The prediction has a mean pLDDT of 76. c-di-AMP riboswitch aptamer (ydaO/yuaA leader) from Brevibacillus borstelensis, 144 nucleotides, folded computationally. The organism belongs to Brevibacillus, within Bacteria. The sequence is in RNAcentral, with records from Ribocentre. It matches the Rfam family "c-di-AMP riboswitch aptamer (ydaO/yuaA leader)". Rfam links the family to the GO terms regulation of gene expression and cyclic-di-AMP binding. Of the family's consensus pairs, 96% are formed in the model.

[in-house]
Parts: sequence; structure tokens; C1' cells
RNA sequence: AAUAGCCAUAAGCUUAAUUUCCGAUUUGCAUAAUCGGAAAGCGGGGGAACCACUUUUUCCGGGGCGAAUCGGCAGCAUAUCUGCCGUAGGGAACCAUCUUUCCCGAGUCCGUCAGCUAACCUCGUCAGCCUCAAGAUGGGUCAA
Repeated sequence: AAUAGCCAUAAGCUUAAUUUCCGAUUUGCAUAAUCGGAAAGCGGGGGAACCACUUUUUCCGGGGCGAAUCGGCAGCAUAUCUGCCGUAGGGAACCAUCUUUCCCGAGUCCGUCAGCUAACCUCGUCAGCCUCAAGAUGGGUCAA
């Protein structure tokens, strides 16, 4: 000096997944953490009329959350499974658009049942992270 790995950092990123208050526990007190509850914010589901659909009867079942669908090739002739290559769609740091570049393209729930849907009813507020992308145009914020 280069490469690889680990740790730290929380300015921030993906996501709806954030904020405030009350009580209890731990602590000498406080802070903080954990648990329970309430509210606000954000997000999901069910649910009339009208409209739409009439391919539904445990069988070709159907449906929800989510960007995560749909294929081709090979292992193996098929199913399952595995792997590669694409792809609908999605993400990249103040915001929007365009271009380039780099990534994701999973998983899971309901249980025979749900189109849309006002009133109404009901549920969630997790988890995981270094992509610290670049350029152009426009718009903001902060500091001086």
C1' cells in the first nucleotide's frame, strides 16, 4: 500500500411499523430497560345499494399480507426438490423527474369462506440493515 474479515457508529436505509401518556417490575433515588394499558399518527382486513361476476358445490377448491409474479434450461423421463438464465414488479440516503450503475424478485397466513362497497366492525404498529450509488434539471432545508 492492497485485499479480506471483525467491531463500533445510528447521520441514516428497507418496511405501515412511529410519537406521547399512565401503571407495575428491576434500581437507594433518578435515568434507562422490560411488561401491561390508553391515545394520536400510519397501515391492513371484513362489510349495503348500484355495478360487476355468474364455471361455484373437498376439488382443476378459493382467498389475504407482501415488490416478490410468470417462464425457459439442466440434474432425472415425471412429481417433489435443487441450480442456473430471464421476467411482471420493487429498492438505492433532503424531495421529484430522467439517464447510468448496483441490488431484490422471498416468505407466510386463513381454512371451504370473503368481488366492489357508505355506515359500521375488526386487526397490526414487527423485523432486518452499510446500497454510506453517480450525473443532469428543478425545488427545498441548515449554516455562514